[in-house]
RNA sequence: GCCUAACACAUGCAAGUCGAACGCCCCGCAAGGGGAGUGGCGCACGGGUGAGUAACGCGUGGGAAUUUGCCCUGGGGUGGGGGAUAACCGCUGGAAACGGCGGCUAAUACCGCAUACGCCCUGCGGGGGAAAGAUUUAUCGCCCUGGGAGGAGCCCGCGUUGGAUUAGCUUGUUGGUGGGGUAAAGGCCCACCAAGGCGACGAUCCAUAGCUGGUCUGAGAUGAUGAUCAGCCACACUGGGACUGAGACACGGCCCAGACUCCUACGGGAGGCAGCAGUGGGGAAUAUUGGACAAUGGGCGAAAGCCUGAUCCAGCCAUGCCGCGUGAGUGAAGAAGGCCUUAGGGUUGUAAAGCUCUUUCACCCGUGAAGAUGAUGACGGUAGCGGGAGAAGAAGCCCCGGCUAACUCCGUGCCAGCAGCCGCGGUAAUACGGAGGGGGCUAGCGUUGUUCAGAAUUACUGGGCGUAAAGGGCGCGUAGGCGGCCUGUCAAGUCAGGGGUGAAAGGAACGGGCUCAACCCGGGAACUGCCCUUGAAACUGGCAAGCUAGAGUCCGAGAGAGGAUGGCGGAAUUCCCAGUGUAGAGGUGAAAUUCGUAGAUAUUGGGAAGAACACCGGUGGCGAAGGCGGCCAUCUGGCUCGGUACUGACGCUGAGGCGCGAAAGCGUGGGCAGCAAACAGGAUUAGAUACCCUGGUAGUCCACGCCGUAAACGAUGUGGUGCUAGCCGUUGGGAAACCUAGUUUUUCAGUGGCGCAGCUAACGCAUUAAGCAUCCCGCCUGGGGAGUACGGUCGCAAGAUUAAAACUCAAAGGAAUUGACGGGGGCCCGCACAAGCGGUGGAGCAUGUGGUUUAAUUCGAAACAACGCGCAGAACCUUACCAACCCUUGACAUACCUGUCGCGGUUACCAGAGAUGGUUUCCCCGGCAAGGGAACUCGGUGACAGGUGCUGCAUGGCUGUCGUCAGCUCGUGUCGUGAGAUGUUGGGUUAAGUCCCGCAACGAUCGCAACCCUCGCCUUUAGGUGCCAGCAUUUAGUUGGGCACUCUAGAGGGACUGCCGGUGAUAAGCCGGAGGAAGGUGGGGGAUGACGUCAAGUCCUCAUGGCCCUUACGGGCUGGGCUACACACGUGCUACAAUGGCGGACACACGUGCUACAAUGGCGGUGACAGAGGGUUAAUCCCUAAAAGCCGUCUCAGUUCGGAUUGUCCUCUGCAACUCGAGGGCAUGAAGUUGGAAUCGCUAGUAAUCGCAGAUCAGCAUGCUGCGGUGAAUACGUUCCCGGGCCUUGUACACACCGCCCGUCACACCAUGGGAGUUGGUUUUACCCGAAGGUGGUGCGCAAACCCGCAAGGGAUGCAGCCAACCACGGUAAGGUCAGCGACUGGGGUGAAGUCGUAACAAGGUAGCCGUAGGGGAACCUGCGGCUGGAUCACCUCCUU
Repeated sequence: GCCUAACACAUGCAAGUCGAACGCCCCGCAAGGGGAGUGGCGCACGGGUGAGUAACGCGUGGGAAUUUGCCCUGGGGUGGGGGAUAACCGCUGGAAACGGCGGCUAAUACCGCAUACGCCCUGCGGGGGAAAGAUUUAUCGCCCUGGGAGGAGCCCGCGUUGGAUUAGCUUGUUGGUGGGGUAAAGGCCCACCAAGGCGACGAUCCAUAGCUGGUCUGAGAUGAUGAUCAGCCACACUGGGACUGAGACACGGCCCAGACUCCUACGGGAGGCAGCAGUGGGGAAUAUUGGACAAUGGGCGAAAGCCUGAUCCAGCCAUGCCGCGUGAGUGAAGAAGGCCUUAGGGUUGUAAAGCUCUUUCACCCGUGAAGAUGAUGACGGUAGCGGGAGAAGAAGCCCCGGCUAACUCCGUGCCAGCAGCCGCGGUAAUACGGAGGGGGCUAGCGUUGUUCAGAAUUACUGGGCGUAAAGGGCGCGUAGGCGGCCUGUCAAGUCAGGGGUGAAAGGAACGGGCUCAACCCGGGAACUGCCCUUGAAACUGGCAAGCUAGAGUCCGAGAGAGGAUGGCGGAAUUCCCAGUGUAGAGGUGAAAUUCGUAGAUAUUGGGAAGAACACCGGUGGCGAAGGCGGCCAUCUGGCUCGGUACUGACGCUGAGGCGCGAAAGCGUGGGCAGCAAACAGGAUUAGAUACCCUGGUAGUCCACGCCGUAAACGAUGUGGUGCUAGCCGUUGGGAAACCUAGUUUUUCAGUGGCGCAGCUAACGCAUUAAGCAUCCCGCCUGGGGAGUACGGUCGCAAGAUUAAAACUCAAAGGAAUUGACGGGGGCCCGCACAAGCGGUGGAGCAUGUGGUUUAAUUCGAAACAACGCGCAGAACCUUACCAACCCUUGACAUACCUGUCGCGGUUACCAGAGAUGGUUUCCCCGGCAAGGGAACUCGGUGACAGGUGCUGCAUGGCUGUCGUCAGCUCGUGUCGUGAGAUGUUGGGUUAAGUCCCGCAACGAUCGCAACCCUCGCCUUUAGGUGCCAGCAUUUAGUUGGGCACUCUAGAGGGACUGCCGGUGAUAAGCCGGAGGAAGGUGGGGGAUGACGUCAAGUCCUCAUGGCCCUUACGGGCUGGGCUACACACGUGCUACAAUGGCGGACACACGUGCUACAAUGGCGGUGACAGAGGGUUAAUCCCUAAAAGCCGUCUCAGUUCGGAUUGUCCUCUGCAACUCGAGGGCAUGAAGUUGGAAUCGCUAGUAAUCGCAGAUCAGCAUGCUGCGGUGAAUACGUUCCCGGGCCUUGUACACACCGCCCGUCACACCAUGGGAGUUGGUUUUACCCGAAGGUGGUGCGCAAACCCGCAAGGGAUGCAGCCAACCACGGUAAGGUCAGCGACUGGGGUGAAGUCGUAACAAGGUAGCCGUAGGGGAACCUGCGGCUGGAUCACCUCCUU
């Protein structure tokens, strides 16, 4: 231990007792017992529940006008009568429940009479009212009347939930008088009179709720809550009512009405578990139809006793709290097994086993309480105690990504799943699932829900409002709040002392009892509160008296776009008239619409009209704000300064309220020049409902009346007061001084800039505070939904104001930082542009790519930074692709086993396309030969080999690119809360973060530069193969000789802004000059590539994780393919010709070469070439020197240009040129006459042009890498295009503009508003009906007690009946309010890569935004006014130095 259904209940029990009040009946010999009835007491307690109730219901503290059975304690009394009635008997009705009639009878039942200390009423004369007995005594009762105790009723102060989208409520209402009524005060009720009463300090209404002690939480203040226990209240099927009684309007009583259930013979009856058990139902969910009156307590009784589902116990539930157990010691072979592993080991782990012990709990046996004062024990053979056996019977749950203690493996592969928040999972998941291990708690553990805390996140303690949410648009002012100096007084607040109360339990401390604890017990403290009382008087407050510093009045001056009305003025625009004048004007980026030969524009003169007031003009002035600008007049508000005469706190703020309030808009009537929403046209554009242009209506203006909003902003209550460094301007006054007609100093009131302290998240504010304080008002509480809906108020309308919720998100936002970006700015650089030269894009061909094709056309590379790229060279091979045929421990590596002596090379043959298979000749080599061992071959075995298969988004390495751009960083210090900044910015300068100067920085790293190579000058060393000046010599540097020169290749020198002049800052540097071979990094080139970016490229160079294939995705081989061809693109070659073609003659570099280069001479060929082969392993020999250049010819043609294509004959390489090589001869002779849009390279020995060599390579280059020959033009310059560097600015970007992002539309889902209506709840008003009931009236019917009467009868009294008002339920009608449903409809939210546009963020490409109005698919556009929360440039002003 039913939080839900105050839902419905079967069955049993829960309130009886008394024979010592009474009669009768039954049993019994009697004693005695039993039964129903009359009578008494009890049944108003105890027990249950929380529906109702926002209330004197509860809590707390007071009060007066009451009552009280039983109990305690006083005083007094208890005399004498009477008539009935139940039971019972008879008859009788009914199914029953239950009765009816007649007759008999008793009482402590009922009724008179008597008496009355005290009692009650009273007009103060008087009047009224009692009793009961039982019994042998004792005693118990009874009546009247005081007091007490305890109980009950009533009244009052204070406290007690939310809503104002509930603001007015009330007619018995508020009070009085007089009655009635009650136990009692009272409009509680009635009659009359008066018109009051309540409410912003929240009435009324609606919703919700039993209240409290306490409980949970919290540091506290609070907040939440009201189970168990205790106090109070309310209720008892729902509503109403009374009766009896001391007490009830009564849970287990009555009457009526209603709903429901049951019985019935259909006529009529019965019932009320929110008592204890229990049942059904509802629900996530809550127990036994147990035992006993032994104890405690209650009722009755004199008592025994009876009754007691109160209570005491037991049963069920780990629901909570507490205690205990599931063992202890020892035990390393660190067992086995599991898991992991770097394969060594680690871990589980002293854990287990083993050995040695113990026995709590449970179990078995025995004994056995207290609770009980004499008897009586449900619990209970229970607790406890004694004995016994045996480690025996006894461990789970959650978690291990961070918060948060605890980590690995496997599986899975954005799946399955997890998740409190952040977030995990897309092939290496400590986050999912399993396992091992670990952490936590433990008879529990985890989850869910609820409450408080953390949350200073509603802030009383204890928050805020410039930009984050938040100052009212501004003023006047009511209530309220707050308020200067001095004195006195009161004592309300305040403080102090005392008293009462604040129930017990609970909580805290102390002490005690159960072995401990939970639990229980004891006395004290406390209960922060309320009341009474005594005092104090500083402060607040009240009252009284005074003061002048606040405030105001007065006097004297002053400035001003302050407001209102009337008048006047000139400039300009437009229009009209007239003149001059002629073809255009106007407008734009460019145009067009438009105007103009019917005379425009332009210009001159005249006239009309309306609106606005240039210059002055100014971070100048005035006003509360909105706002106010020509001049004059009139009326009028406020302000400032000076004087200090007056009042004497008269003040400040200000919920409601009232007034003012830009622009737009509305109404009525005017007015209308210009401008100009809408509208029309022209442009622009993909479109252009826009930006631009031409027109143009409302409107803009005036009068009167509405509206009441703005970025109504200083985003700051310029609301008040006081205090807290300065400096510099400016406006209006005053004072003083002087070198006085201007300066200085100073003081008030405004208005600005900078700045200290202080504040601030920062930005910033800073005596005009956003500082330090104080008073008052307004406002805020995550974003969206939404300033929306509904309701109310206002408005002619537009709309304004007040103002939610469902739902949804985990953010939205502020300030600042670093980047990136900008159709922002500044500075600078680069063949970036410009200036030039030559190309590409057109043609043919070569080559690469796409596409297509194919059996295959292997694969990769994709803007720059893929595309003559990997490929420094595909006929086979390469080769990875395709087709066919073969092999399976394999072509290759390691290991083992058995046997084998041959394996390998070589010759030849057969089959086959070949691989392969089968034969065969010869020769040596290898290891031994004693065996073992090693090596090798074939065969076998299973481990394995193998893969150019996938993933470059798992990787290493390498590479490209920004970019040879000048940058990228660090240490210490300093600044900043921090991210970060500083250094690295600034002034110069440089190719350069190169250097100098300055500077809160000082230094340093990686980059730059330099050091290295090469070319240019000189010196020196050395001259072999190089050279030859002089001497000889030769056809010839051929030879002697020489090494001077050239050259070669080693080592040095030289150049450093070193010198001079100028400039600059005296610097760095720059300019010029001298000298010098060379002059400003000398130049050129090479090598060299910072931190990083692009998930850049590469798994097909190589390496490598994971995955996949294993008689195949491996291996071999033949043939084919990579060479295809309608087409498209890139890169090139050759050209189009005369700066050329053709012919002829004639001089100079790098580099290579033995399977090679190959000469000279001669032979063959027209030629490619063939045959022979001197020389050369190279400064020696060869390739090898060439072309442009020079001379001649051709003469502008598709040519003597151009060479494609094709035919034919050849040459060479090679096993082999069919697919598919290169070259030669002859013949053929295509396109092409300088190339559209566009685009590329290059700044000097460069471009252009000319040839040569090399790598690869059997052969094949127009490609690539090098070499030299000839050899230009141009650069004013940095506006623009592209890329980059630095500084600065804006930003809603950070995947960083290839960013972000808005709205309509379409689809799906969700909640919600409106909605013809419809259903239900609740409530109000009016009327109808009017049960039971009490009250009033009547009471002709009926009646024993008393009175009269002989009696009949009458009286008194009572009852039934009837009447009346009141009234529950019910009904009719009209409303209010709440909720459910609702065709259709409105917007909102959320969704996957939907559609249309591009509104916003950068100057977002028309700056944006606010209010308003119109328009438009949509974001939006336009007009009017406003704001800066707009970039940029210029000007002005100010500040600092």